[in-house]
RNA sequence: UAAUUAUAUAUGCCAAAUCGUCUUGUAAUGGAGAGGCGUACGGGGGAACCACGUUUUUGGGGCGUACCGAUAACUCGGAGAGCAGCUUUCCGCUCUAGCCCGACAGCUCACCUCGUCGGCAUGGAAGGCUUGGAGCG
Repeated sequence: UAAUUAUAUAUGCCAAAUCGUCUUGUAAUGGAGAGGCGUACGGGGGAACCACGUUUUUGGGGCGUACCGAUAACUCGGAGAGCAGCUUUCCGCUCUAGCCCGACAGCUCACCUCGUCGGCAUGGAAGGCUUGGAGCG
């Protein structure tokens, strides 16, 4: 100097995945972890009316952008999703997985119920809007 690994901090991205508080902990103060409660943001079930007068092994359904068509596949086309405060347009790049319920669910007030994981590191131009953080004096 370069690379790799671990830890901590700052600023951010995908995603619903936020913020706070209580108990426990220990010889003691803390803390990791564990278990609760609330908050915020999401998901599912669930009347009337409406919809379906069809569908039911060709099972059916849910979360999610993750679907449709062609192909033996690779892949291609269409459609969809993400790209750094928010938003619009253009160009560019990337992705289109995986998991769950268990014979069963249209919508749906009241009501019931579940989740708060995990993985990453930021392309350009033009316009509009709106703040925040750090340092110095």
The RNA shown here (c-di-AMP riboswitch aptamer (ydaO/yuaA leader)) has 137 nucleotides and comes from Sulfobacillus sp. It matches the Rfam family "c-di-AMP riboswitch aptamer (ydaO/yuaA leader)". About the family: This family represents a conserved RNA structure found upstream of the ydaO and yuaA genes in Bacillus subtilis and related genes in other bacteria. The source organism's lineage runs through Bacteria, Bacillati, Clostridia, Eubacteriales and Sulfobacillus. Of the family's consensus pairs, 92% are formed in the model.